Model confidence (mean pLDDT): 81 of 100. The RNA shown here (transfer RNA) has 72 nucleotides and comes from Candidatus Kaiserbacteria bacterium RIFCSPHIGHO2_01_FULL_55_17. The source organism's lineage runs through Bacteria, Bacteria candidate phyla and Candidatus Kaiseribacteriota. The sequence is in RNAcentral, with records from ENA.
RNA sequence: CCCCUCGUAGCUCAAUGGAUAGAGCAAUCCCGUCCUAAGGGAGAAAUGUGGGUUCGAUUCCUGCCGAGGGGA
Numbered sequence: 001c002c003c004c005u006c007g008u009a010g011c012u013c014a015a016u017g018g019a020u021a022g023a024g025c026a027a028u029c030c031c032g033u034c035c036u037a038a039g040g041g042a043g044a045a046a047u048g049u050g051g052g053u054u055c056g057a058u059u060c061c062u063g064c065c066g067a068g069g070g071g072a
Stems, first nucleotide, its partner, number of pairs: 001071007010025004018055001028042004048064005
C1' cells in the first nucleotide's frame, strides 16, 4: 500500500428490511434466613460515528474510527 471479516447491555451472543432490539451470565433492589447461602421475584441497562437509499435500516450502500486476518 491492497484485499477480506467484524463492531449490539458490564461480559458472551441473537435479531439478514417492518412488532416494544431479545437471551444467558454479572450488577442493583425485594422475598427468603437468626446471619449467610441455595432458591424465587422485580426493575434498569445496548445498535462505533457521520451521510445516503427506502414509506420504514441493527440489517442495504458509503466516508471516518477501532479490532482481527491475508497478500505484497